[in-house]
Molecule: RNase P RNA; transfer RNA
Organism: Nitrospirota bacterium
RNA sequence: GGAGCCGUCCGGGCGGCCGCUGCAUCCUUCGGGGUGCGGAGGAAAGUCCGAACUCCACAGGGCAGGGUGCUGGGUAACUCCCAGGGGGGGCGACCCCACGGAAAGUGCAACAGAAAGAUACCGCCCUCGCUACGCGGGGGUAAGGGUGAAAUGGCGAGGUAAGAGCUCACCGCCCCGGUGGCGACAUCGGGGGCACGGCAAACCCCACCCGGAGCAAGACCAAAUAGGGGGGCGCUUGAGGACGGCCCGUCCGAAGUCCCCGGGUCAGGUCGCUUGAGGCGCCGGGUAACCGGCGUCCCAGAGGAAUGGCCGCCGUCCCGCUGUCAGGCGGGAUACAGAAUUCGGCUUACAGGACGGCUCCGGGC
RNA sequence: GCCCCUGUAGCUCAGGUGGAUAGAGCAGCGGUUUCCUAAACCGCGUGCCGGGUGUUCGAAUCACCCCAGGGGCACCA
Repeated sequence: GGAGCCGUCCGGGCGGCCGCUGCAUCCUUCGGGGUGCGGAGGAAAGUCCGAACUCCACAGGGCAGGGUGCUGGGUAACUCCCAGGGGGGGCGACCCCACGGAAAGUGCAACAGAAAGAUACCGCCCUCGCUACGCGGGGGUAAGGGUGAAAUGGCGAGGUAAGAGCUCACCGCCCCGGUGGCGACAUCGGGGGCACGGCAAACCCCACCCGGAGCAAGACCAAAUAGGGGGGCGCUUGAGGACGGCCCGUCCGAAGUCCCCGGGUCAGGUCGCUUGAGGCGCCGGGUAACCGGCGUCCCAGAGGAAUGGCCGCCGUCCCGCUGUCAGGCGGGAUACAGAAUUCGGCUUACAGGACGGCUCCGGGC
Repeated sequence: GCCCCUGUAGCUCAGGUGGAUAGAGCAGCGGUUUCCUAAACCGCGUGCCGGGUGUUCGAAUCACCCCAGGGGCACCA
């Protein structure tokens, strides 16, 4: 100097004018006005996971269904996070992995190929026959060719008629044992002689987890009407409900309950509602995720939905012209987006910028 | 706000249990017929299967993540 990898953070500032909104307080002619304090995000987003909270008996049992899937830890919980193991990629920093089971079963594998889990097309070898340098029949053979995404453990040697784990060494696989590790697993020794190919983001099996609905949950107050019409089931031998697909159990249950049409409420008001698995700082434990202690702070709570608009100056980045190499002038850009019960994650979007750590290559000393 | 559903040719839809060069009807284009048009007959194409990543030998189909469109849900009686 170039090319890259990982992590963290910011994402406009100041001033003026005009506005919006919550709470407190003061004034008021009850319309409002003044003052003080507060007023979007790293994703508030997608609603993809997990919870809190609320209601549905107490959240029950079975089947069905869904989810998760190496090990250990973290957490309220998780499909998240941390650390490790194994596998894969990269020269490397580092990155990626839905990573249980295919020697329980069922199924699938188009086309090609002889054959896709049990097989002989070519070739090779043996043998028999014949019209005999060849042809035909029978048998052996997975070493070679060919097909395919995938072909009967790989490779070398011995062996053989030719071959073959048929035998042997090494590697792989399976079984047994030792050592290290909490464990996934690693490593060493012995044995087997390969029986056991692939796909489970195919059904399935194994282990663990999951009741349903969602703040338009739900509670209270108030107003209004045609407390209307039709239909189903039922009135204790029990309809229907307990918001899921079925069964059981339990509870509620009688002129009741469910569905449809119609009606009313300017789709009213209050609570739920924002103090919380909370933020910041210090100390301690832990490799880390995270946890504990102490101190300190209160930081949006609207409801057709506020948090904004205009102007000026500055900042940052890009382009053009100029240039005394410091700059000057002109133009453009300044994102993604935006609370709606609340948290923990994941994912996606994002103009531009800052900081820290690390790797590889080239050159100079 | 919350909960669902759907994206395949210009339009309306099949296919979805993985094995395709992805089909059907209407529309469109060309030809025959006709003086011309319509109808009829013959032929033709029309697609990144909304986008991306993965699983698999192989994806419209399976899984995950995005994008677009559509629908439902108040209370009272």